[in-house]
RNA sequence: GGUGCGGUGAUCGCGGGGCCUUCGGGCCUCGAGGAAAGUCCGAGCUCCACAGGGUAGAUUGCCAGGUAACGCCUGGGCGCCGCAAGGCGACGGACAGGGCCACAGAAAAUAUACCGCCCACCUCGGUGGGUAAGGGUGAAAUGGUGGGGUAAGAGCCCACCGCGCCGCUGGUAACAGCGGUGGCAGGGUAACCCCCAAUCGGAGCAAGGCCAAAUAGGCGGCGAGGUGCGACCCGCACCGCUCGAGCCGCGGGUAGGCUGCACGAGGCGUCCGGCGACGGGCGUCCCAGAUAGAUGAUCAUCCGUCUACCUCGGUAGACGAACAGAACUCGGCUUACGACC
Numbered sequence: 001g002g003u004g005c006g007g008u009g010a011u012c013g014c015g016g017g018g019c020c021u022u023c024g025g026g027c028c029u030c031g032a033g034g035a036a037a038g039u040c041c042g043a044g045c046u047c048c049a050c051a052g053g054g055u056a057g058a059u060u061g062c063c064a065g066g067u068a069a070c071g072c073c074u075g076g077g078c079g080c081c082g083c084a085a086g087g088c089g090a091c092g093g094a095c096a097g098g099g100c101c102a103c104a105g106a107a108a109a110u111a112u113a114c115c116g117c118c119c120a121c122c123u124c125g126g127u128g129g130g131u132a133a134g135g136g137u138g139a140a141a142u143g144g145u146g147g148g149g150u151a152a153g154a155g156c157c158c159a160c161c162g163c164g165c166c167g168c169u170g171g172u173a174a175c176a177g178c179g180g181u182g183g184c185a186g187g188g189u190a191a192c193c194c195c196c197a198a199u200c201g202g203a204g205c206a207a208g209g210c211c212a213a214a215u216a217g218g219c220g221g222c223g224a225g226g227u228g229c230g231a232c233c234c235g236c237a238c239c240g241c242u243c244g245a246g247c248c249g250c251g252g253g254u255a256g257g258c259u260g261c262a263c264g265a266g267g268c269g270u271c272c273g274g275c276g277a278c279g280g281g282c283g284u285c286c287c288a289g290a291u292a293g294a295u296g297a298u299c300a301u302c303c304g305u306c307u308a309c310c311u312c313g314g315u316a317g318a319c320g321a322a323c324a325g326a327a328c329u330c331g332g333c334u335u336a337c338g339a340c341c
Base pairs, nucleotide, nucleotide: 001341002340003339006302007301008300009299010298011297012296014031015030016029017028018027019026020025033323037334038333040332041331042330043329044328045204046203047202048201052234053233054232055231057200058199059198060197061196062076063075064074065073066072077091078089079088080087081086092195093194097193098192099189100188101187114135115134116131117130118129119128120127121126122125143161144160145159146158147157148156162184163182164181165180166179167178168177169176170175208259209258210257211256218250219249220248221247222246225239226238227237228236266285267284268283269282270281271280272279273278303320304319305318306317307316308315309314310313
């Protein structure tokens, strides 16, 4: 990573559908999962206004492709790890700005001289200056190696490497290679704020629709705004301003059924295209719909595994398990899982 645990038949029981009926019932047929789970992403469907403008907020972050769509999948690039097969990666920006960097250390950022090195002075172990090549601290110390140079040093200068910029070539692109050029921007951190780019309206099947019933009549108080509009503003629409919308309290009353809801981005087989994810053609199949929630038990036989015996091929016995159980439906991700491969 895969398989998802038995096959067939009979009897009894439960739920759905169809047919028949003398209305008692009878017959036929179907009946959990790879995760039905977590509800973490993406959609279909439904309603809210036709889902409008802006702000806030959230998410994503190399490139290309796949897909209804995705934060998923495939292929590729780059980086890291590995001898290799391969594995892993929130993989835009650190000269737009702000913040932070424990301990140690002289110094954690246009700063800094602890030791050492060099120069000068002197009261001869101190003072002043230069120096980041060497030592020491640290997760991290101002590009690396070598040479020149210098009082000692330093991209101060040079070669190569690295980095930035420009051009050419290859590639759809990410990017790679080559050439030129600049002595070199001046630490790290964006899974801290932030900036940049892209995407995102909200609520959810207790959505929503239909039938039936009810929301009656009444009392008291507040009252000029309220609702759509479930972040805010604008804008729009509707209802209302004393003949009063709406809100609160008391009291009274209803809460039953049908639908949505099982034919779907569907399963299986085969052929074709593609490295692949996947797409297309043809054929075939119909495959749970409960509503406090059905999907179970027993027996027989076959099969598989294990154990024991033995005449080595049979006999007998045991077991068929773990995680877990549909509730509008799909595509993913993640998590759980005995046994076997």